[in-house]
RNA sequence: GGGCGUAUAGCUCAGCGGGAGAGCACCUCGUUGACAUCGAGGGGGUCACAAGUUCAAUCCUUGUUACGCCCA
Numbered sequence: 001g002g003g004c005g006u007a008u009a010g011c012u013c014a015g016c017g018g019g020a021g022a023g024c025a026c027c028u029c030g031u032u033g034a035c036a037u038c039g040a041g042g043g044g045g046u047c048a049c050a051a052g053u054u055c056a057a058u059c060c061u062u063g064u065u066a067c068g069c070c071c072a
Stems, first nucleotide, its partner, number of pairs: 001071007010024004018055001026042005048064005
């Protein structure tokens, strides 16, 4: 330098054009003498960044950034 992949909640990940979600973690309540477990409820996200396509973009296109793999 070229090619490919990944980037979504504190962590691990799903979703892949129309509602942003799960598990764990965190907070509150119940249960207990207390803690844990268990049950119920709740908070938390500019979907890496910018532009484009579209009535509508986490999702499609282009560029950029970071990380990983391969080739030279």

Record summary
Model confidence (mean pLDDT): 83 of 100. Transfer RNA from Devosia subaequoris, 72 nucleotides, folded computationally. Rfam family: tRNA. From the family's description: Transfer RNA (tRNA) molecules are approximately 80 nucleotides in length. Gene Ontology term of the family: triplet codon-amino acid adaptor activity. The family's RNA type in Rfam is transfer RNA. It was read from a public genome assembly.